[in-house]
RNA sequence: AGAGUUUGAUCCUGGCUCAGGAUUAACGCUAGCGGCAGGCUUAACACAUGCAAGUCGAACGGUAAGGUCCUUUCGGGGAUACACGAGUGGCGCACGGGUGAGUUACGCGUAUGCAACCUACCAUUAACUGGGAGAUAGCUUCGAGAAAUCGAAAUUAAUACCCCAUAACAUUCCGAAUUCGCAUGUUUUCGGGAUUAAAGCUCCGGCGGUUUUUGAUGGGCAUGCGUGGCAUUAGUUUGUUGGUGAGGUAACGGCUCACCAAGACUGCGAUGCCUAGGGGAUCUGAGAGGAUGACCCCCCACACUGGUACUGAGACACGGGCCAGACUCCUACGGGAGGCAGCAGUGAGGAAUAUUGGGCAAUGGGCGCAAGCCUGACCCAGCCAUGCCGCGUGCAGGAUUGACUGCCUUAUGGGUUGUAAACUGCUUUUAUACAGGAAGAACUUCCCGCUCGUGAGCGGGACUGACGGUACUGUAAGAAUAAGGAUCGGCUAACUCCGUGCCAGCAGCCGCGGUAAUACGGAGGAUCCAAGCGUUAUCCGGAUUUAUUGGGUUUAAAGGGUGCGUAGGCGGGAUAAUAAGUCAGUGGUGAAAUCUUUCGGCUUAACCGGAACAUUGCCAUUGAAACUGUUAUUCUUGAGUACAGUUGAGGUGGGCGGAAUGUGUCAUGUAGCGGUGAAAUGCUUAGAUAUGACACAGAACGCCGAUUGCGUAGGCAGCUCACUAAACUGUUACUGACGCUGAGGCACGAAAGCGUGGGGAGCGAACAGGAUUAGAUACCCUGGUAGUCCACGCCGUAAACGAUGAUUACUCGAUGUGUGCGAUAAACAGUACGCGUCUGAGCAAAAGCAUUAAGUAAUCCACCUGGGGAGUACGACCGCAAGGUUGAAACUCAAAGGAAUUGACGGGGGCCCGCACAAGCGGAGGAACAUGUGGUUUAAUUCGAUGAUACGCGAGGAACCUUACCUGGGCUUAAAUGUUUUUUGAUCUCCCUGGAAACAGGGAUUCCCUUCGGGGCAAAUUGCAAGGUGCUGCAUGGCUGUCGUCAGCUCGUGCCGUGAGGUGUCGGGUUAAGUCCCAUAACGAGCGCAACCCCUAUCAUUAGUUGCCAGCGGGUAAUGCCGGGAACUCUAAUGAAACUGCCCGCGUAAGCGGUGAGGAAGGUGGGGAUGACGUCAAGUCAGCACGGCCCUUAUGUCCAGGGCUACACACGUGUUACAAUGGUCGGUACAGAAAGCAGCGACUUGGUGACAAGAAGCUAAUCUCAAAAAUCGGUCUCAGUUCGGAUCGGAGUCUGCAAUUCGACCUCGUGAAGUUGGAUUCGCUAGUAAUCGCGCAUCAGCAACGGCGCGGUGAAUACGUUCCCGGGCCUUGUACACACCGCCCGUCAAGCCAUGGAAGCUGGGGGUGCCUGAAGUUCGUAACCGCAAGGAUCGACCUAGGGUAAAACCAGUGACUGGGGCUAAGUCGUAACAAGGUA
Repeated sequence: AGAGUUUGAUCCUGGCUCAGGAUUAACGCUAGCGGCAGGCUUAACACAUGCAAGUCGAACGGUAAGGUCCUUUCGGGGAUACACGAGUGGCGCACGGGUGAGUUACGCGUAUGCAACCUACCAUUAACUGGGAGAUAGCUUCGAGAAAUCGAAAUUAAUACCCCAUAACAUUCCGAAUUCGCAUGUUUUCGGGAUUAAAGCUCCGGCGGUUUUUGAUGGGCAUGCGUGGCAUUAGUUUGUUGGUGAGGUAACGGCUCACCAAGACUGCGAUGCCUAGGGGAUCUGAGAGGAUGACCCCCCACACUGGUACUGAGACACGGGCCAGACUCCUACGGGAGGCAGCAGUGAGGAAUAUUGGGCAAUGGGCGCAAGCCUGACCCAGCCAUGCCGCGUGCAGGAUUGACUGCCUUAUGGGUUGUAAACUGCUUUUAUACAGGAAGAACUUCCCGCUCGUGAGCGGGACUGACGGUACUGUAAGAAUAAGGAUCGGCUAACUCCGUGCCAGCAGCCGCGGUAAUACGGAGGAUCCAAGCGUUAUCCGGAUUUAUUGGGUUUAAAGGGUGCGUAGGCGGGAUAAUAAGUCAGUGGUGAAAUCUUUCGGCUUAACCGGAACAUUGCCAUUGAAACUGUUAUUCUUGAGUACAGUUGAGGUGGGCGGAAUGUGUCAUGUAGCGGUGAAAUGCUUAGAUAUGACACAGAACGCCGAUUGCGUAGGCAGCUCACUAAACUGUUACUGACGCUGAGGCACGAAAGCGUGGGGAGCGAACAGGAUUAGAUACCCUGGUAGUCCACGCCGUAAACGAUGAUUACUCGAUGUGUGCGAUAAACAGUACGCGUCUGAGCAAAAGCAUUAAGUAAUCCACCUGGGGAGUACGACCGCAAGGUUGAAACUCAAAGGAAUUGACGGGGGCCCGCACAAGCGGAGGAACAUGUGGUUUAAUUCGAUGAUACGCGAGGAACCUUACCUGGGCUUAAAUGUUUUUUGAUCUCCCUGGAAACAGGGAUUCCCUUCGGGGCAAAUUGCAAGGUGCUGCAUGGCUGUCGUCAGCUCGUGCCGUGAGGUGUCGGGUUAAGUCCCAUAACGAGCGCAACCCCUAUCAUUAGUUGCCAGCGGGUAAUGCCGGGAACUCUAAUGAAACUGCCCGCGUAAGCGGUGAGGAAGGUGGGGAUGACGUCAAGUCAGCACGGCCCUUAUGUCCAGGGCUACACACGUGUUACAAUGGUCGGUACAGAAAGCAGCGACUUGGUGACAAGAAGCUAAUCUCAAAAAUCGGUCUCAGUUCGGAUCGGAGUCUGCAAUUCGACCUCGUGAAGUUGGAUUCGCUAGUAAUCGCGCAUCAGCAACGGCGCGGUGAAUACGUUCCCGGGCCUUGUACACACCGCCCGUCAAGCCAUGGAAGCUGGGGGUGCCUGAAGUUCGUAACCGCAAGGAUCGACCUAGGGUAAAACCAGUGACUGGGGCUAAGUCGUAACAAGGUA
């Protein structure tokens, strides 16, 4: 110090979460020791038992117990300067200890004051201490009662109580003088009057007592300042505020009372409600702050709850009293007792917190002369890892044997655990055993001594230790007695295997898990801490995420709709004074502890001690005078006034006007009008619409008109009049800071809406009808009420927007415009105020803003703090209502959002291309058949392919085989193959039996070659490698389809941008093309395009056999048949040729145009091969390969038969047709490219034919297969036909082991549907479509009408790019990015959750009225008691408590009800995002 998380990516805003520290903690796992500290945060809940405050005989009467002595009848008695129960009396009990309920308060903190006060014990000053009287506890004797306790009689003492005396420097009154103080007042001195004291004990030294002075200590009171939340608490108060007088108090005071006055507090937050002890300090933080108030210290409050006084120096009293209440206990039922928030302890509550311990040895306290007694204060010990600190669990060596186990692995191996272990040497903290053994101890008291003197001080000696035989020290043996927890996807240090399979589970956030999980569970390993480690909870931090330090408000949350203005805040120049703020010095205080620094003590540390600093504060005082404030004087530039002009849809109220519209009347006129995408509703023969004239009505004001003007905003538009407001300019005459802003407040405030009364032409919510539609409560159409208009009164809101508060100052430019002034001027760098546009610096997340700031500064106001819930609920205020203003929470999510980027998309735009449309030709969709698919069926109908991009596809050929499927029968180191070792020579083969075969059983049979080494073949045997068309194409390789042969896809450097990215690749042209040219912050380059390659079109050269034959010769019935030729065709190798090269026109160029020339070919000549970055988790594990998983007498393998060929149906692709451009019969002619020896097969013969029987040639430019359309004739004559050929029957041929399921062909017969095919749809732009045949692969044969090739004949049309489809480029919008097959809204239905309302019901705290009213203070009081003082009694006032009544407030609950939130796959629609299909 930061990090994760919104996005495809980016920047920003913004929340959520994490890493740190801390704790009176708790829980889980684990645990060796010691030191120091801490230990009911919850029920201020209830408490059994013990202890926590007594002491004094040197105050007293005394003697219950004990000691000692005496005595005794052994029952007892007596004495005691030993001691002491109970009692009188004194002092203490108001300290110490506990708790935090109450308290928002002079309670606390801090600083002052008391001229308004008290203070026992202590110190100090002065003085006194004389005399007397009567009681009463105890004791004794009776009595009541269960007890607690109480009563009566008799008797007695005091340092108890009372009286008298004396007395002031005490108190009080009067008088005189005097000091001080802001004042009430007060100091000092003098004179006089009045009042008031005492207690004894004694060792004779004293100790006490009374009055008094001063002090110390402790308290009391008053005041300034500081010290929570809520305004959805705005008014509160009657002893209230003040005065006079009195009472009361230690003391001031409405503290109390009588009277008088009507005040007092409050927006600087009164009153009310909720919460809370305060501080020193503690935790955190860089600090400022924030949170906390355990332990320790100070203060306060409380002591079962409430009230009350007494005693006392001090209490309204924790272990005192009285009363009331609740609760508990005892009881003989009549009455009594009690108060752990003291120390232990118990129960309860709770996640949770200890021993019914030891001791007064130390420190401190009470009493006492003292010894001493008491002390759960305190000192110690016990329990608890609760925290902090320290120590240990060993150290060194030990690897060329990296041992074993475990784990991983690419597995004869390697890695890791790991120097770790074993083994060798060393050490002994700690634990264990034994031995020694503290400091804390100083006092007091006693003894001795000294100073000295009947007492004090000093020195020495003796006595005193709970902890504790503890700390500590020594000795002994021996590695011996001692390691866990969490984590390992990122944040965040640390990785692999197995299991699981959106299951089980994890999770702080993001998120992991659906068969290869570093995220679940286990294991191995690793990392981090360590006697602890994690989790949970809470606080601060990070969070500048409440921002004083230190934030914002155009679009992210956020500027009030606008103005006026109160309080408040802020405020121009000069001079002087002052000193409140400010600054400096000094003094006081800021307790101690704590913190910091330093020094010291425990072996160290924690801990403890000393010192210093600090305590940022408050108060007082002295000084300074710049700034702010205040006061005074003054100035003119801010502000205002005056005068003179100018401007405008500024406002209010009248009057007037024309066009249009509608309506009415009259007229002309006739069948439609109107409306729409198209229609219909509607109007119209009762005369509409249209046209003309006249009349009436209401509303709005065309042109001018504008990017204009005016107004604070809302807003304002025909013309004119009246009234009225403002701004600007000029003059610089006047005032002299009069200013700015503005919480509350007041006023204004579009549209809609409301009230009352008018008005109502047009328009037009609601409503009605017609359309549209699946529906259409909409969009469109026809009507139409409220309203829109006027007057008056409400409402008070808008995207009331510049989404930009007001004011002031400053800061580059360009340009347009409105109104003035200046100027002779139409020119103009002038000037002022407005309204706009563009662009710098600067700012901003960016878009953008930019003198009209969103720049630089200042002042004031308003507002914001994640999204949703929600501008909702409740409350309050306003309103006639509608509603408005103010304005939450529970709950829920990890985002919501802004700007910009790249894509994709759009029923956005522009440009362009393509058989994309159009123009044409021919098809498909209808029929029959073939073939593939779906579906169905089946024992099986094996599997895959499924929009385009599956469906004559894998399959270039299913009768067996293929074959993967089904049924049945067999086999199991198992079939086949390879290799290796060894052996044998019929095991091969043949025959017989069973069987469907495989197979099983039996029998016969003794191999070939040789260089003699051996080899071949076959079999057996040994070792090695099984096999799987089982799953996963979403684990993969390879290959392929598609976009698409579309023109795109990128990179380096530079530049721009915070960045994602952009630029280049855009723009203007051009092209088939990101092809090229020009321009250009880009310059270059790569993969694509093109070219290079092949075929084809022309020519040349070379070469001529099997091909060719012009010329020459020979020969035949005929034929290059032969000699020969090398010209031609052809063959197959090498070259040439085409490049917009030339010409004309256009153009800067690239290039384009031309019926141009030349040329075989002309603008990529035609065709092929060639497929960029990528997309579709596209296809294929069944071609092959391959990871993982699965099967192993089977999911392997062999065999027979069956199936893949099924068949109500649906679809795709084809074939044949429906005929005359044809069918049929006959004649005649012309290819190319292939293939061929288990082959092609000429030719001959037979057969109608398929074919058969012979058979030449050919391993092929040699032989063979081998043409059809066409053409020339005949016939048919428009029919279900001489079209069409399905289907079926008969007879055959061929292949093959086999033709039934299930082959092809031939022939005879049969002769179905079909007469050109709905919506829709496919191919094709030239040697193309169409049409005609031929060949080949596979193959025994064949489903081939398929596929792949070949040639023959050979068209039509393209105006053009509006539209459909696909694509490219640019641009635009976007809430999409899984990218429009996207996203997403609301009702309804289901489950869960919190919440509002609600007839009511229940509870709580507080206040008020009335009634009653204990104890107790005060006051009054005759009778009773007492000589008296006084008491008793009774009464009055007040009060706690109780009762009652009405009302307010706050909670809980409530049938029913309202909305809200959340929840993989529900329903209905499609509102929003693109022009989202009605912006």
A computed fold for a 1479-nucleotide RNA from a metagenome, annotated as small-subunit ribosomal RNA.
It matches the Rfam family "Bacterial small subunit ribosomal RNA". Rfam links the family to the GO terms structural constituent of ribosome and ribosome.